RNA sequence: AAAUUGACGUUGGGAGAACCAGCUAAGCUGGUGCCGAAGGAGCAACCGCCCCGGAAACUCUCAGGCAACCGGACCGACGCCGAUAC
Numbered sequence: 001a002a003a004u005u006g007a008c009g010u011u012g013g014g015a016g017a018a019c020c021a022g023c024u025a026a027g028c029u030g031g032u033g034c035c036g037a038a039g040g041a042g043c044a045a046c047c048g049c050c051c052c053g054g055a056a057a058c059u060c061u062c063a064g065g066c067a068a069c070c071g072g073a074c075c076g077a078c079g080c081c082g083a084u085a086c
Stems, first nucleotide, its partner, number of pairs: 003084004008079006018032006033066003039062001040060003046054002
């Protein structure tokens, strides 16, 4: 100096699903229904393999959500710190 990779920060993108009734109405309450991509739980292909262990965008829907905003798994850019190898 450059490469790969991990954490963190900033930033760009980022899906799905709603009706009804009432009320003091961008909201609240109740009823019924629905969605998966915060988080959580389950299964286990696979990794590892003596044991312990890790593990999905699949399944559940506890939590969350069903105008917009916000949030948002995940993908990218930049910064910074660390690790690896040259």